[in-house]
Molecule: transfer RNA
Organism: Heterostelium album PN500
RNA sequence: UCCCCUUUGGUCUAGUGGUGAGGAUUUUCGCCUGUCACGCGAAAGGCCCGGGUUCAAUUCCCGGAAGGGGAG
Numbered sequence: 001u002c003c004c005c006u007u008u009g010g011u012c013u014a015g016u017g018g019u020g021a022g023g024a025u026u027u028u029c030g031c032c033u034g035u036c037a038c039g040c041g042a043a044a045g046g047c048c049c050g051g052g053u054u055c056a057a058u059u060c061c062c063g064g065a066a067g068g069g070g071a072g
Base pairs, nucleotide, nucleotide: 001071002070003069004068005067006066007065010025011024012023013022018055026044027043028042029041030040031039048064049063050062051061052060
């Protein structure tokens, strides 16, 4: 310098052009219990950034950033 892949709550991860973005874990609160744990319920918390296409973008396209792999 060039090519490819990935980026979704604190962490891990599913997903699709339109239905409240789902699950696990974590945290907080409540119930349960003699207490804790377990269990049950509720709440908090997310689509890397910018632009484009579209009636509508987390999804498609372009550029950038970060991480990983490869070529020289």